The part of an RNA shown here (large-subunit ribosomal RNA, domain II) has 715 nucleotides and comes from a Parcubacteria group bacterium.
The organism belongs to Bacteria candidate phyla, within Bacteria.
The full RNA is in RNAcentral, with records from ENA.
The coordinates come from a structure-prediction model, not an experiment, and the mean pLDDT is 81.
[in-house]
Context: one part of a larger RNA
RNA sequence: GCCAACGACUUUGAAUGCAUAGCAGUCUAAGUCCUUAUAAGGGACGGAGGCAAAGCGAAAGCGAGUGCGAAAAGCGCGCCUGUUCCGCUUUCAGCGGAACAAAUGCUGUGUGUUUAAGACCCGAAGCCAGGCGAGCUUACCAUGGUCAGGACGAAGGUCGCCGAAAGGCGACUGGAGGUCCGAACUCAUACGCUGUGCAAUACGUUGGGAUGAACUGUGGUAAGAAGUGAAAAGCUAAUCGAGCCUGGGAAUAGCUGGUUCUCUCCGAAACAGUUUUAGGACUGGCGUCCUUUAUUAAUUUCGCGGGGGUAGAGCACUGGAUGGUAAUCAUUGGGAGAAAUCUCGGAUAACCAAUCAAACUCCGAAUACCGUGAAUGAGAAGGAUAGUUAGACCAUGGGGGCGAAGCUCCAUCGGUCAAAAGGGAAACAGCCCAGCCCAAAAUUUAAGGUCCCUAAAUUAAAGCUAAGUGCAAGCAAGGAAGUGGAAUUUCUUAAACAUCUAGGAGGUUGGCUUAGAAGCAGCCAUCCUUUAAAGAGUGCGUAACAGCUCACUAGUCGAGAGAUUCCGCGCCGAAAAUUUAUCGGGGCUAAGCUUUAUACCGAAAAUUUGGAUGAGCGUUCAAUACGUUGAGCGCUCGUGGUAGGAGAGCAUUCUUUACGCAGCGAAGUUGAGGGCGCGAGCCCCAAUGGAGCGUAAGGAAGAGAGAAUGUUGGC
Repeated sequence: GCCAACGACUUUGAAUGCAUAGCAGUCUAAGUCCUUAUAAGGGACGGAGGCAAAGCGAAAGCGAGUGCGAAAAGCGCGCCUGUUCCGCUUUCAGCGGAACAAAUGCUGUGUGUUUAAGACCCGAAGCCAGGCGAGCUUACCAUGGUCAGGACGAAGGUCGCCGAAAGGCGACUGGAGGUCCGAACUCAUACGCUGUGCAAUACGUUGGGAUGAACUGUGGUAAGAAGUGAAAAGCUAAUCGAGCCUGGGAAUAGCUGGUUCUCUCCGAAACAGUUUUAGGACUGGCGUCCUUUAUUAAUUUCGCGGGGGUAGAGCACUGGAUGGUAAUCAUUGGGAGAAAUCUCGGAUAACCAAUCAAACUCCGAAUACCGUGAAUGAGAAGGAUAGUUAGACCAUGGGGGCGAAGCUCCAUCGGUCAAAAGGGAAACAGCCCAGCCCAAAAUUUAAGGUCCCUAAAUUAAAGCUAAGUGCAAGCAAGGAAGUGGAAUUUCUUAAACAUCUAGGAGGUUGGCUUAGAAGCAGCCAUCCUUUAAAGAGUGCGUAACAGCUCACUAGUCGAGAGAUUCCGCGCCGAAAAUUUAUCGGGGCUAAGCUUUAUACCGAAAAUUUGGAUGAGCGUUCAAUACGUUGAGCGCUCGUGGUAGGAGAGCAUUCUUUACGCAGCGAAGUUGAGGGCGCGAGCCCCAAUGGAGCGUAAGGAAGAGAGAAUGUUGGC
């Protein structure tokens, strides 16, 4: 991992609702007796007692009333059931009677929920109690054992010399030490190896101590809030921030996981308030079922009547901010100047112009909201019972953030997903279209598409693009004789613009400056003349000149040329990490973009035909406790669905009654066998098997497995 078996809403008491049965007051409890197999069960007795039949009051108590109260007032809580028909009273109103309905009571059974219990099942870490442990390890006690070899050479001593002595010096001797080197022994520093190991801590190399606070054998002492500890919360038997075993005990778990057959009807929430509350709970909101009520109500549309201060707009208030005008103010701010003065500012309020505002408003919508009339049509109340209270994205209006986020927080009785399949968007919960009962090789469309992949136009018309721009997902500031369109304007047969030819001069090398400054480093001035025209010079150039060139002029040529603005489509700006990798691909110059038109394709949508089923209505038949129920036919509207509610069924085991099957073969097993049922499932057949099994109507449950790191077994 797979297979098989087992595996989770139970039981009892109490409370309450619904369904059903009996009685009309109802029911017995313990117990006793009988029956039976000393069982389970059944029958009889047992009225003790419970609940109900009346309430009010704290109570005494009173009682269809009672409490408060001075009260006959008033108020609270109670009593007086309804409909129809008949009779009487002339009607109203009332009286009497009958029928029906509803309501009510007690008890039993079933079922929903609550509550007390282990309370749907499995799951802690833990807490407490009583015991068992120091054969591991920690410390201590008692008694034993062990430490190759080598080195250093303390005190003390002896002798010699010196000294008055104390003592000093030297030689020899001596053998101290938590001394040194290093085996055994003991420890475990670094690295490696191992890491389903040789090993739940080893092995290899290396390393520390090795006469000591040394190591070690045996015996003993100390323990669970306790011991022991040269202290690491270490160790106390592979267990330690409180050992192990058993018990309390099914501890508790607002947490995680799991929770087993079918079909039908309806179908949420992810919000508000409170919460030692925020991943929990309670109440409300939203779901479901039952009962009652009703033609009213909800909803939607149209009409009418309302209040508002949002969007927008505005500057009349409040406040901000810009320019201007002319003022006023002062312990007069900056600059220039010798000064006079000039210039740039500051503050205050005013006026003019143009502005800004969530906490401004002289104004002011659309929507929304409230009321009302009409139309439409399915709500409301009561009871029982759930789930939900982590929401997500999209659109729009806003707050926060960076007018960032697949960000965060609100709003819209917004949309979808959640709980929604189908078609489109290449793929793609939340986008676009559209809401799946079943069937059909029928029809029409939506969004979106129509060259091929790939169903349908290589469709028609007019433009644009040349960038593979683009062909279904984004790009800036800025730059550019890309190209198409629109507009304004200047020059132009008195010859424009461009090309070419010629000229482009003289005073003069203007003055200054400078080594030099000659149009062309720089400063100042920028005149005059000859002219068709020519700057005291546009650029290059020289050390300075020279040289080239331009402005300007004439000729040549012969019809448009130049400038500016706006719009369309393009260009550059434009760099990334899987493989071209950002049209889904092929590929396309349209199969791209803009505008127009007609066809066609395209979904589980709509339509058609048949079938199933729910609700409502109608109708026929049958049964009937006359209340209804069942079957058939028809019409109308429905039949996506998580949490969840309601209903109807299938299967399993046992049991009661009745009826059956079975060695001429029960159950079980096998079969892509045949058939029935929407389905859970059921029947038949064949083979196998070899002894029990079924049907109908009831009853009772150890009553359905694929998941729980489920349990046990097998492979």